[in-house]
RNA sequence: AACUUAUCAAGAGAGGUGGAGGGACUGGCCCUAUGAAGCCCGGCAACCAAUGCUAUUUUUAAUAGUAUAGUGGUGCUAAUUCCUGCAGCAUAAGCUGGAAGAUGAGAG
Repeated sequence: AACUUAUCAAGAGAGGUGGAGGGACUGGCCCUAUGAAGCCCGGCAACCAAUGCUAUUUUUAAUAGUAUAGUGGUGCUAAUUCCUGCAGCAUAAGCUGGAAGAUGAGAG
């Protein structure tokens, strides 16, 4: 790189450093010297681990659901995943689904 699966309409600093770019890609539209990316600190969330409860059965346990905390592993911290790219419906504004992407967990 590629595979499986869940989620993506909420949330998160007027801090330090750094110096010009950034928002995956296309086309848009934006953010940025009133300071981009990156790094540090802070914060948010609660996917996995953890702990409790319930149900089921494959019963030294496993699976599913649910609650708690935020200790550990990630993640995230402008704009819905910023919008959009394909398909269907609609006169149209638009709506729905998909693709792509991101993240977690698993498998390899």